[in-house]
RNA sequence: GCCGAGGUGGCGGAACGGUAGACGCGGCGGCCUCAAAAGCCGCUGUCCGCAAGGGCGUGCGGGUUCGAAUCCCGCCCUCGGCACCA
Numbered sequence: 001g002c003c004g005a006g007g008u009g010g011c012g013g014a015a016c017g018g019u020a021g022a023c024g025c026g027g028c029g030g031c032c033u034c035a036a037a038a039g040c041c042g043c044u045g046u047c048c049g050c051a052a053g054g055g056c057g058u059g060c061g062g063g064u065u066c067g068a069a070u071c072c073c074g075c076c077c078u079c080g081g082c083a084c085c086a
Stems, first nucleotide, its partner, number of pairs: 001082007010025003018066001026044006045056004059075005
């Protein structure tokens, strides 16, 4: 350099044009207990807000579309293969 796969919360990951983060782990709070462990319940991307609620968010920048994590273009990074090189 060429080809292929991939980049999503604290972690593993789901959604393959139509409510992003299902589900699990971890964390926080609660119940139970003399106390703990286990178990059960709730919450858990981020920002603003007392709350109700609102804004933003799938590597980065554009594009297509009523609608994009998903499709198209450019770039960055990671992994695998091939080529080149001594």

Model confidence (mean pLDDT): 80 of 100. Predicted 3D model of an 86-nucleotide RNA (transfer RNA) from a Gemmatimonadota bacterium. It was read from a public genome assembly. It matches the Rfam family "tRNA". By type it is a transfer RNA. Taxonomically the source falls in Gemmatimonadota (Bacteria, Pseudomonadati).